[in-house]
RNA sequence: AAAAGGCAAAAUCGAAGAAAUUCGAUGACGCAAAGCCACGGGUCCUCAGCCAACAGAAUGGGGCAAGGAUCGCCGGGCUACCGAA
Numbered sequence: 001a002a003a004a005g006g007c008a009a010a011a012u013c014g015a016a017g018a019a020a021u022u023c024g025a026u027g028a029c030g031c032a033a034a035g036c037c038a039c040g041g042g043u044c045c046u047c048a049g050c051c052a053a054c055a056g057a058a059u060g061g062g063g064c065a066a067g068g069a070u071c072g073c074c075g076g077g078c079u080a081c082c083g084a085a
Stems, first nucleotide, its partner, number of pairs: 006031002011026006029072001035078003039075003042070005049064003
C1' cells in the first nucleotide's frame, strides 16, 4: 500500500440521574487501537454534609471536605485484525 472488516461525533427520539453524564434506536464527524482500565495529570458536576454572609423566610451565589463523570483531552498499563515487514 492492499484486503476483510470494526468503532461511531453532532443532531433527533426514548429512558436513568440532583447534575455532569450514561444507556438504547436512528445517524456518521471522524478514529490503526475512537478496544478495555479512573493509575497520574487536566476538565466537568454537586442531591446530601460542614463553614461564612445577607435577613426573619424562600431563592441565588461563595469556601471546605467528600462523592460522581470524562479513556473520542493527554500520559500510562493491558489486549488486538491484515501485512511490505